[in-house]
């Protein structure tokens, strides 16, 4: 110095005006606080929470696979053993089981699993016995389960458009009261009479629909020290509040400054995986040059 392996961070700062969404304080005008991610993404996996269903047991699908931990739990994460590639750091692995059944297999070989039956020797003439020749493997516990299958474990459907509360207007529904020549109630007509039409009219209950609310963000949360643990991760303490809209806010102009800025934007919420990413920047290793 070169080539390389394993991981970590960050993801343009800053003013200034003027808009947008929540929260709070105010009678109002206004004022203050707060406001996209490491992947908000793909929706592939596990889960919380919800409705429904659901004694227990089993068969059926379907996932899962080496052994140990972790963890709410996973198909993730971590040790660690074994095969594989890599000189190394390291990395990659659907890694149970063919002593239960089926099925499958290039070339070679007579023949690779129920049908044929090689050579040579021996025979008790029966493929019976030995040899010899192909092959990884020969009449047999050979191989093959990202074949079938078998073993063990696990899985109840369906998702916040879930679900839970309030509840116009119209039209149906039940109930009750009153009313069909004892005529409610409309019409002419503001009134009283006359005169027409007339079987309804009125309350009251619920279910439900538009709309509102509420599920909704404080959480298996974050940061730090400290203890156990090889480690994933766990315990204590002490400190933080960090978007919650429903036509859906997070955006615009200007200055200035750098290393000139990628891939992409919340929508019930976590915990993983995958994928996409511009200019970087740290750490711990391994190889091989060279120099002291």
């Nucleotide at each position: 110095c070169g080539a390389g392996a394993a991981g970590a961070a960050a993801a343009g700062g800053u003013c200034u005006u003027c808009g947008c969404g929540a929260g709070g304080c105010g009678c109002a005008a206004g004022c203050u606080u707060c406001g996209a991610g490491g992947a908000a993404a793909g929706u592939c996996c596990g889960g919380a929470c919800g409705u429904c269903a659901a004694a227990g047991a089993g068969c059926a699908g379907c996932g899962u696979a080496g052994c140990g931990g972790g963890u709410a739990a996973c198909g993730c994460c971590c040790g660690u053993c074994c095969a594989c590639c890599g000189c190394g750091a390291g990395g990659u692995g659907a890694g149970g089981a063919c002593a239960a059944g089926u099925g499958c297999a290039a070339c070679a070989g007579a023949a690779a699993g129920c049908a044929a039956g090689u050579a040579c020797a021996g025979u008790u003439c029966g493929g019976c016995u030995g040899u010899a020749g192909u092959g990884a493997a020969a009449c047999c516990a050979g191989g093959u389960a990202a074949a079938c299958u078998c073993u063990a474990c696990g899985c109840g459907a369906c998702g916040c458009a879930a679900g839970u509360c309030c509840a116009a207007a119209u039209a149906g529904g039940c109930c009750a009261a009153u009313g069909u020549u004892u005529g409610a109630c409309c019409c002419c007509u503001g009134c009283u009479c006359g005169g027409g039409g007339g079987a309804g009219u009125u309350g009251g209950c619920g279910g439900g629909u538009a709309g509102g609310a509420u599920g909704c963000u404080u959480g298996a949360g974050c940061g730090a020290a400290u203890u156990g643990g090889c480690a994933a991760c766990a315990a204590u303490u002490c400190g933080c509040c960090u978007a919650g809209a429903u036509g859906a806010a997070u955006g615009a102009a200007g200055g200035c400054c750098c290393u000139c800025g990628a891939c992409a934007g919340a929508a019930u919420c976590c915990g993983g995986c995958u994928u996409a990413u511009a200019c970087u920047u740290c750490u711990u290793c391994u190889c091989g040059g060279c120099c002291c």
Record summary: The RNA shown here (Bacterial RNase P class A) has 292 nucleotides and comes from a Halobacteriovoraceae bacterium. The RNAcentral record of the sequence draws on ENA. A source record names the gene rnpB. The prediction has a mean pLDDT of 79.